[in-house]
RNAcentral holds the sequence, with entries from ENA.
Transfer RNA from a Spirochaetaceae bacterium, 73 nucleotides, folded computationally.
Its Rfam family is "tRNA".
The organism belongs to Spirochaetaceae, within Bacteria.

RNA sequence: GCCACCUUAGCUCAGUCGGUAGAGCGCGAGAUUUGUAAUCUCGAGGUCGUCGGUUCGACCCCGACAGGUGGCU
Numbered sequence: 001g002c003c004a005c006c007u008u009a010g011c012u013c014a015g016u017c018g019g020u021a022g023a024g025c026g027c028g029a030g031a032u033u034u035g036u037a038a039u040c041u042c043g044a045g046g047u048c049g050u051c052g053g054u055u056c057g058a059c060c061c062c063g064a065c066a067g068g069u070g071g072c073u
Stems, first nucleotide, its partner, number of pairs: 001072007010025004019056001027043005049065005
C1' cells in the first nucleotide's frame, strides 16, 4: 500500500426483509433469611463509532473518515 470482517447499555453479545432497540452478567430497590450468599420480583442505564447521502421513515441501504482484528504484498 491492497483486501475482508468488526464497532449497539458498565461488560459479553442478539437485533430476520427498512417501521421508533433487547438478552445474559453487573448495578439500584424490594421480598425471602437471625445475618450474608443464593433465589424471586421490579427498576435505572443507549445520539446504535463520527459525518454526510437515499427514503415518508435508517442499527439496518450507499459514501467518506476514525478505531480494532485477520490476510496479502